[in-house]
RNA sequence: CUGUUGGAGAGUUUGAUGGUGGCUCAGGGCGAACGCUUGCGGCGUGGCUAAGGCAUGCAAGUCGAGCGCAGGUCUCCCUAAAGGGAAACCGGAGGGGAGGUGCUGAGCGGCAAACGGGCGAGUAACGCGUGCCUGACCUGCCCUGGGGACUGGGAUAACCUUGGGAAACUGAGGCUAAUACUGGAUACGCUCCCUGGUGAAGCGGCUGGGGAGGAAAGGAUCAGGGAUGUCUGGUCCGCCCUGGGAUGGGGGCGCGUCCCAUCAGGUAGUUGGUGAGGUAAUGGCUCACCAAGCCGAAGACGGGUAGCCGGCCUGAGAGGGUGGCCGGCCGCACCGGGACUGAGACACGGCCCGGACCCCUACGGGGGGCAGCAGCCGAGAAUCUUGGGCAAUGCCCGAAAGGGUGACCCAGUGACGCCGCGUGGGGGAAGAAGCCCUUCGGGGUGUAAACCCCAAUCGGGAGGGGAAGAAGCCAGGGGAACCUGGCGGACGGUACCCUCGCCGAAGCCCCGGCUGACUCCGUGCCAGCAGCCGCGGUAAUACGGAGGGGGCGAGCGUUGCCCGGAUUUACUGGGCUUAAAGGGUCCGUAGGCGGUCGCUUGCGUCUCUCGUGAAAGCUGCCCGCUCAACGGGCAGAGGACGAGGGAUACGGAGCGACUAGAGGGCGGGAGAAGAGAGCGGAACGGCGGGUGGAGCGGUGAAAUGCGUCGAUAUCCGCCGGAACACCAGUGGCGAAGGCGGCUCUCUGGAACGCCCCUGACGCUGAGGGACGAAGGCCGGGGGAGCGAACCGGAUUAGAUACCCGGGUAGUCCCGGCAGUAAACGAUGGGCGCUAGGUGUGGGGAGCAUCGACCCUCCCCGUGCCGCAGGGAAACCAAUAAGCGCCCCGCCUGGGGAGUACGGGCGCAAGCCUGAAACUUAAACCAAUUGACGGGGGCCCGCACAAGCGGCGGAGCAUGUUGCUUAAUUCGAUGCUACCCGAAGAACCUUAUCCAGGGCUUGACAUGCUGGAGUAAGCCUGCCCGAAAGGGAGGGGUGGGACGGUUCUCCGUCCAGCCAGCACAGGUGGUGCACGGCUGUCGUCAGCUCGUGCCGUGAGGUGUAUUGGUUAAGUCCCGCAACGAGCGCAACCCCCGCCCUCAGUUGCCAGCGGGUAAUGCCGGGAACUCUGAGGGGACUGCCUGCGUAAGCAGGAGGAAGGUGGGGAUGACGUCAAGUCCGCGUGCCCCUUAUGCCCUGGGCUGCAAACAUGCUACAAUGCCCGCUCUAAUGGGUCGCAAACCCGCAAGGGGGAGCCAAUCCUAAAAAGCGGGCUCAGUUGGGAUCGGAGGCUGCAACUCGCCUGCGUGAACGAGGAGUCGCUAGUAACCGCCGGUCAGCAAUACGGCGGUGAAUACGUUCCCGGGCCUUGUACACACCGCCCAUCAACUCAUGGAAGCCCGCUGCACCUGAAGUCGGUGGGCGAACCGUCUCGGACGGACGCAGCCGCCGAGGGUGUGGCUGGUGACCGGGAGUAAGUUGUAACAAGGUAGCCGUAGCGGAAGCUGCGGCUGGAUCACCUCCUUU
Repeated sequence: CUGUUGGAGAGUUUGAUGGUGGCUCAGGGCGAACGCUUGCGGCGUGGCUAAGGCAUGCAAGUCGAGCGCAGGUCUCCCUAAAGGGAAACCGGAGGGGAGGUGCUGAGCGGCAAACGGGCGAGUAACGCGUGCCUGACCUGCCCUGGGGACUGGGAUAACCUUGGGAAACUGAGGCUAAUACUGGAUACGCUCCCUGGUGAAGCGGCUGGGGAGGAAAGGAUCAGGGAUGUCUGGUCCGCCCUGGGAUGGGGGCGCGUCCCAUCAGGUAGUUGGUGAGGUAAUGGCUCACCAAGCCGAAGACGGGUAGCCGGCCUGAGAGGGUGGCCGGCCGCACCGGGACUGAGACACGGCCCGGACCCCUACGGGGGGCAGCAGCCGAGAAUCUUGGGCAAUGCCCGAAAGGGUGACCCAGUGACGCCGCGUGGGGGAAGAAGCCCUUCGGGGUGUAAACCCCAAUCGGGAGGGGAAGAAGCCAGGGGAACCUGGCGGACGGUACCCUCGCCGAAGCCCCGGCUGACUCCGUGCCAGCAGCCGCGGUAAUACGGAGGGGGCGAGCGUUGCCCGGAUUUACUGGGCUUAAAGGGUCCGUAGGCGGUCGCUUGCGUCUCUCGUGAAAGCUGCCCGCUCAACGGGCAGAGGACGAGGGAUACGGAGCGACUAGAGGGCGGGAGAAGAGAGCGGAACGGCGGGUGGAGCGGUGAAAUGCGUCGAUAUCCGCCGGAACACCAGUGGCGAAGGCGGCUCUCUGGAACGCCCCUGACGCUGAGGGACGAAGGCCGGGGGAGCGAACCGGAUUAGAUACCCGGGUAGUCCCGGCAGUAAACGAUGGGCGCUAGGUGUGGGGAGCAUCGACCCUCCCCGUGCCGCAGGGAAACCAAUAAGCGCCCCGCCUGGGGAGUACGGGCGCAAGCCUGAAACUUAAACCAAUUGACGGGGGCCCGCACAAGCGGCGGAGCAUGUUGCUUAAUUCGAUGCUACCCGAAGAACCUUAUCCAGGGCUUGACAUGCUGGAGUAAGCCUGCCCGAAAGGGAGGGGUGGGACGGUUCUCCGUCCAGCCAGCACAGGUGGUGCACGGCUGUCGUCAGCUCGUGCCGUGAGGUGUAUUGGUUAAGUCCCGCAACGAGCGCAACCCCCGCCCUCAGUUGCCAGCGGGUAAUGCCGGGAACUCUGAGGGGACUGCCUGCGUAAGCAGGAGGAAGGUGGGGAUGACGUCAAGUCCGCGUGCCCCUUAUGCCCUGGGCUGCAAACAUGCUACAAUGCCCGCUCUAAUGGGUCGCAAACCCGCAAGGGGGAGCCAAUCCUAAAAAGCGGGCUCAGUUGGGAUCGGAGGCUGCAACUCGCCUGCGUGAACGAGGAGUCGCUAGUAACCGCCGGUCAGCAAUACGGCGGUGAAUACGUUCCCGGGCCUUGUACACACCGCCCAUCAACUCAUGGAAGCCCGCUGCACCUGAAGUCGGUGGGCGAACCGUCUCGGACGGACGCAGCCGCCGAGGGUGUGGCUGGUGACCGGGAGUAAGUUGUAACAAGGUAGCCGUAGCGGAAGCUGCGGCUGGAUCACCUCCUUU
């Protein structure tokens, strides 16, 4: 520059990721159907199912110019009835004859009927497609060339006569014509025979010679002649023989043409030959004889399915699907068989026979075939008018006119499809109404409507005009071109044009994601949706409705089917270590593939030309219907096709050569390679003997078992079988399985070295063959140990197991079978190529040496590490999973299932081959982050241990469960509910908790309307009542603001009251709609981010590690990381030491005063204390260790290494807790689920649990005496002194709003008593007596004294707290509160211990690592039996249908053959000429072969059904166990065998796809 126009993905497996992989969607298409809807037109198209059955009409006739007859009609002739008339005569019905006749009918004859039209049953085939061949053929009508048509004959339909029959139809007799039939003549290589030439060809081609055989039809018309019988000639149509052409066909061949191999062998006319028959013709097409062949893995035979093609749909293409309309070919015509006629048929609207079915019938017989057009029934999801016309196109007949034509042309019907058009256009509000939403402000529908102006397509009405489609035909003219005239359109007065003005015309689907489009209401895992994922269990953009929106539009959706997307069968264009997938291994057949050089060939291959590839279709351009659909013209594209010419690189083939592949030879070595025979020692068991004397054995612990009849142990001897320690090694050998003591014999293979020989002899390998661990089977041996099954003992809830004691098959040998394994490197074989490093086995070389080593190099084998590269990753990486080539095997979602059926093999077990229905939206691989482990490592914590004291036992208190109840209100429920919400349930509290009585604008808030007005409130009393409440009074008082007014007073308003309306109210529901707050992991040390880096990615790194350190992700070192945030720590508060400041109510050393005494007073400010500030501690100093961080020790210090305590709780987890603290969305109640009241309940008691109190006593109890605390509280209060009471308490009231007064007493301590006892321990329970609070202590308070005195004598399994001022023990105070069930809770001080070796174990936690089938995360997941229901399926005594093989019987029509005594006009002969006899020829009949069908018998295949049997799949929560996933608690799995309710267990061999610890070896780093 030119050419080329062509390829999009998404959802869904996971917590997340990458991969593998299936399912699903978006696109296009249809002869469609279904749902909703529907204005018009054009062009197409419409029985896909029952090749099921059909009423009715039509769909194939035509020719009189082939022929006879009959009828009609016309003309002529003869005759002649009725009637008229006297008659002649008129009249002419009727009859007869002749002739004419674009009329009619049947018949003889000719042509057509084999085309056209329909359908797709059958057919897997030369059927179709494509290309060839026919020297092996035919071809009516048509075209063309040559020749001919002479002369005779006899019949027969129609018709007439007469029979039979219901009919269909038919018999006999008689007559007749022809382009019907027929004898004779003549004739050409036309045919045949004989014989030449030619040709590639023996033969059917072409061309000679000789011989033989075979033809014919006339008609019309014109002219002429004529004796009116007809003759001659012209023209036209026909006839006969023959050549050629055209058209149409027959036959043959190459190539192509679906599925099943679970169809593997098939075949008797089968394969070939010879001869014959048959045909237009080849042929085994048919027959006789001969031979024994022929086909098949490149798929015969069988089964299933199917008409094939041009094309059509889809697709980027390659390909896939399909064969409706149109066109070509084939096949079929009720089913099956058969021939006849004919140029052509084995014949859709012909014939014969058999069969099924239907119809008619007088029962004797007959008739029929819509898969022609229309139409009907049926079946079906489903598919049209019993229309018009031959005007056009075409076909048949005809000389023609013309006739026929459901071919065809038109019309009708169906949105079935494609195409076109319309349902209006412009204006019109910050925007009506209605409807919808709303945060109530508003927003949406929406210029949409109304309204104004304009237009008039289409439909509809009326009027006017009005086609193209027509070329021809007839007549006239001399008339073939030509002219004139006439005739000629179904559609149709349609299209189209003009005119008029009103009216008429939108739906369907969708709106969770994919996928364009969102809100409200209803519903509440219901009703329903759903293409996949999935929605719906009370706020659903997913269901239903609505509003709104999106899409398409006379349509829109749904369903079905095809292609696409799907590179998901991969030729283009895939894979096989772990995802599905390498055959267990080797040998080898066919096949595929094949080293170097040369010559030849030109088969493949490439190129050019020619032929063909019909038309339609498709593509491009152009044109015609107003456009388009549709139609027309021109061109192009399209084959593995045929022919010819050319090229020869590569492949093939033939020939020759070579040595690098392969093989052989020679040499010295290595080896658990194989087979056979023999030998050896250790161990073990048995037997015999000795010693010995009670146990042995076995286990987690035991028991069974063995042993005083002497075991075990030990010594000696003997016997037996099996296996071969050490060497021994990711060492060797073998194809794999596999092979291990030693020796001998035999045998196979490999490596190395020499480079001697052969000369591509090679690689792979479908079928096939051989080998093939363990287990198993058969026969025979053998049997020590071990050891399925089995028997015991244990364990256990059970224990058909794991453990223990026994023990049979078996394990061993020989012979035979079997043929499988995690037969694994989960990695087929061969060859070549592509960095290295380091071990190890074998061989060789070099250097050096006396020599062996060491060292260097090469080849072969066998490991590890590693680069490039590959891979989804893990990983592989010269032993490839890299880069290439060749060959084989295998895979295509999971389950069903390696199952069933079939077949092969096996004695069996079983092995090999190997589905489907059904079901499912996944199954799966690798890696990631977590979580988990009856995995590992490291480290913490009152986690264990050590220790002290408890709980669990008792009584009581309190809480909870449960039960009870009219009610026992509600919540909290492992740790993290259970003296919890409750820091105070007699009424109240208190709650629809229960019973009962009441109120209804409400007990409480806000607003509005109306009303009363001294009303409400306050005071007081009456009636009903339990109260609440209801009802009816009395008296006094009676607020505020403004205005008027001198005040009183008046008006209005506010507050209050009454009535009413909005509304209040709800401890009603939802803590799984929420806020807030809280518990817990956990005061654990963690949780993250930015940037960078690594990884395809999830993610990792940072934050690591068998580094160190810490209480700590605390810090240090190091490091692809560098920084940062939330946590840790520190900052804050309290306590401990000191200082400063300040002293009242606190303090009192010194000074003074005073008292019985006391800081009582003056005073003091030192001390204690109070309460404000500050200091102090930082591993700062020293020693040691350490790189450092830091650790250990020490000094000083009140205090050390975080000084003690508190406050402080990261990202998050538990849908944790709370709607009954509060707030709050939604829902619910509204004379009640609101409110008030009385009483009851929350306190009920067979039980169980939890938390406590008090005890069981002497470290105690009782009594008495006495010292020292701290935190607190107090005016609705704390209350002193004093008095009374035994006491609770009462009286009393000082003082105190509190460093002042009160509460107030501490327990300890000291002294005395008690003496081990159910007691002077213990105080429950009960009795009666009191006190206090309160309206009220009955249910149901506390306290006091008296009496009563229970259980309980230290608490089983188990379990809790605590590491120092801690535990333990002791009391004190407070809140709530009238009082109190407080032994609770929150604080305060007093006395004041013990122990920690240590981290194995239990629990919780942190970090690292490992495994995982978990991710709701081990309270996970998950397996099998059993039970229930549903579905599909296998087997099964059989039963039933269909298809089919074989044998035999029977056998229609019919062809062929035989016969043919019966029958027959022509031809021949004879004669008595009778048309008689004979002959030829033919026919009936009969016989034979074949033969549809039928029958009998016996096989094969497919299907249906089947008592019952078997497994499989699915289903919400069923039962039993726990097999697997973490070492899954006995590692798992594979093969095999036995056993067991079940998963499963056990034996033997194998695998790692096993965790963990240790050891060995190798590798890497130093």
Annotation: Predicted 3D model of a 1566-nucleotide RNA (small-subunit ribosomal RNA) from a Pseudomonadota bacterium. The prediction has a mean pLDDT of 85. The same sequence occurs in records of 3 taxa. RNAcentral holds the sequence, with entries from ENA. The source organism's lineage runs through Bacteria, Pseudomonadati and Pseudomonadota.